[in-house]
C1' cells in the first nucleotide's frame, strides 16, 4: 500500500506548556477558539488485540486507539408523512471516512 471482516447515539481534565486558527473532504449549515481552541506533555477512557475469571464480569502491565457536538449535521439513492411546486421532517440503505484485527 491492497483487500477482507467487525464496530462507529457508551466512555474519558476546573492540570502544565504553546499561541491562532480548528472541527478528514467539493457544497451548504452549525459549532469550538485570546475566559487560550488546535497541538505537545501529563492525566484519563476502555473500542480491538491482550491479561485474569469463565458466555454476561474485571484489568489497564503490554500493542494499537481514543478523550466537544452521532463519524457535528448535510451531500448519493429509496420510502413514509405534510405542503400548491422548488421544499420540510423522519426512517432505511449506499458512498466517503475513522479505528482495530487479519491478509498481501
Nucleotide at each position: 500500500u491492497u483487500c477482507u471482516u467487525a464496530u462507529c447515539c457508551a466512555g474519558a481534565g476546573c492540570g502544565a506548556c504553546c499561541g491562532a486558527g480548528g472541527g478528514a473532504c467539493a457544497u451548504g449549515g452549525c459549532c469550538c477558539g485570546a475566559u487560550g481552541a488546535c497541538g505537545u506533555c501529563c492525566g484519563g477512557c476502555a473500542a480491538c488485540c491482550c491479561c485474569c475469571g469463565a458466555u454476561u464480569g474485571g484489568g489497564a502491565a503490554g500493542g494499537u486507539g481514543c478523550c466537544a457536538a452521532u463519524u457535528c449535521c448535510u451531500g448519493c439513492a429509496g420510502a413514509a408523512u405534510g405542503a400548491u411546486u422548488u421544499c420540510a421532517u423522519u426512517c432505511u440503505g449506499a458512498a466517503a471516512g475513522a479505528u482495530a484485527a487479519g491478509c498481501u